[in-house]
Molecule: Bacterial RNase P class A
Organism: uncultured Anaerostipes sp.
RNA sequence: GUUGGACAAAUGGUCGCGCCGUUUCAGACGAAAGGGGAACGGUGAGGAAAGUCCGGGCUUCACAGGGCAGGAUGCCGGAUAACGUCCGGUAGGGGUGACCCUCAAGCUAGUGCAACAGAAAUAAACCGCCGGUAAAAACCGGUAAGGGUGGAAAGGUAAGGUAAGAGCUUACCGCCUGGCUGGUAACAGGCAGGGCAUAUGUAAACCUCAUCCGAAGCAAGACCGAACAGAGAACGAUAAAUUGGCCCGAUUUGUUCUCAGGUGGGUCGCAUGAGCUUGCUGGCAACAGUAAGUCGAGAUAGAUGACCAUUCAACGACAUAACCCGGCUUAUCGUUUAAC
Numbered sequence: 001g002u003u004g005g006a007c008a009a010a011u012g013g014u015c016g017c018g019c020c021g022u023u024u025c026a027g028a029c030g031a032a033a034g035g036g037g038a039a040c041g042g043u044g045a046g047g048a049a050a051g052u053c054c055g056g057g058c059u060u061c062a063c064a065g066g067g068c069a070g071g072a073u074g075c076c077g078g079a080u081a082a083c084g085u086c087c088g089g090u091a092g093g094g095g096u097g098a099c100c101c102u103c104a105a106g107c108u109a110g111u112g113c114a115a116c117a118g119a120a121a122u123a124a125a126c127c128g129c130c131g132g133u134a135a136a137a138a139c140c141g142g143u144a145a146g147g148g149u150g151g152a153a154a155g156g157u158a159a160g161g162u163a164a165g166a167g168c169u170u171a172c173c174g175c176c177u178g179g180c181u182g183g184u185a186a187c188a189g190g191c192a193g194g195g196c197a198u199a200u201g202u203a204a205a206c207c208u209c210a211u212c213c214g215a216a217g218c219a220a221g222a223c224c225g226a227a228c229a230g231a232g233a234a235c236g237a238u239a240a241a242u243u244g245g246c247c248c249g250a251u252u253u254g255u256u257c258u259c260a261g262g263u264g265g266g267u268c269g270c271a272u273g274a275g276c277u278u279g280c281u282g283g284c285a286a287c288a289g290u291a292a293g294u295c296g297a298g299a300u301a302g303a304u305g306a307c308c309a310u311u312c313a314a315c316g317a318c319a320u321a322a323c324c325c326g327g328c329u330u331a332u333c334g335u336u337u338a339a340c
Stems, first nucleotide, its partner, number of pairs: 001340007009311007017044009029034001046318001050329002053327005058217004070213005075089005090104001091102004105208002110206002112202003126147002128143006155173006174196001175194004180189003221268004230259006239253005275294008312316001
């Protein structure tokens, strides 16, 4: 120098906060479920918790099957729950090298677009070269080898050929087509054929081909359920309630139960999972299988902080979970380790 991994100041003390457990206190905060105070003990962010860019689980809704539209992906094989991820290859490119990079199908299906320059941009004669007419100027014709313009000018180099030239012919390289050999395949090697109107680039232009995709997201959603309003049943007008000490009087229509829906509120979802650690087996690897061990935050306005002492690499970066996983991308003071 290259590639991969680990850590993310350490130890102790004091105070504070969330959650859990035990004990305890208050028992009119609440209809209930639940909630409140105190003490002790336990536990408490990340490698990216971030961006929310992909994929999956889970949940609700939708759904016979097929097609169109739309979206995503795009060399081959494998891994996986799945992926746009990962692993191993192939091809191309970069580096002296370890190694790294690639949005890597098709412009030999069609359509579109291509500034400026240039004679001409898919179309070719400006200069030059050659031939003819001509005294010459000039004109007509041939020519893409040379010059000039351009990112790109009808495959490249060499020889033959020719008036001069030209795949016009030949050899090699490139391209296309068809077999063969090796490989699961991408592809590689070699053989034969085609002079190559396949004409330059662009598909991160429309499009074509192949494969895949139902929608919305934990504020998803499930459950329990005060109050108010609703429906039904029973009782009651010789009733009941309010007013009031009681009666009269006045005013009102209720009381109880059940049901459905469901607000405030509460519980669950919600922390045992495609989990983690160590070993063994299979595999080049991603990964899979297996054995043992292990449990590591769970709030709902949202907890991780502050101070002190000691130490150093010396003031310690980027940054703070909110349903959960697998990735990608981006940010990051530094320390350390392995291989090459």